RNA sequence: UGGAUAGAGCUCUGGAGAAGCCUAAUCUCGAAUUAGGUGCCGAAGGUGCAAGAGUUAUACUCGAAUCUCUCAGGCAAAAGGACAGAGUCAAAUAU
Numbered sequence: 001u002g003g004a005u006a007g008a009g010c011u012c013u014g015g016a017g018a019a020g021c022c023u024a025a026u027c028u029c030g031a032a033u034u035a036g037g038u039g040c041c042g043a044a045g046g047u048g049c050a051a052g053a054g055u056u057a058u059a060c061u062c063g064a065a066u067c068u069c070u071c072a073g074g075c076a077a078a079a080g081g082a083c084a085g086a087g088u089c090a091a092a093u094a095u
Base pairs, nucleotide, nucleotide: 004095005094006093009088010087011086012085013084014083019038021037022036023035024034025033026032027030039075040074041073045071046069048067052062053061054060055059
């Protein structure tokens, strides 16, 4: 420099679980806010690791998930939401 593969962003649609709990303070008097407490959920993010690989090898490091933990987040609706479908973009990045 060229090619191939992967893909980020944006728009629309679908999208689960679990207390609208208890106590105190505040004023805007509410399904409110703040602080504390108990119980619960996993599908933002984050933690942990199987096969396998590596090294200075009874060990250590790397290493996936909707599994796991529950730090964060959440427990009416709205919002958010992993993931999935459609459209748009075709720049950047990685191999």
Record summary: Model confidence (mean pLDDT): 76 of 100. The RNA shown here (Glycine riboswitch aptamer) has 95 nucleotides. It matches the Rfam family "Glycine riboswitch aptamer". Its family is annotated with glycine biosynthetic process in the Gene Ontology. Of the family's consensus pairs, 80% are formed in the model.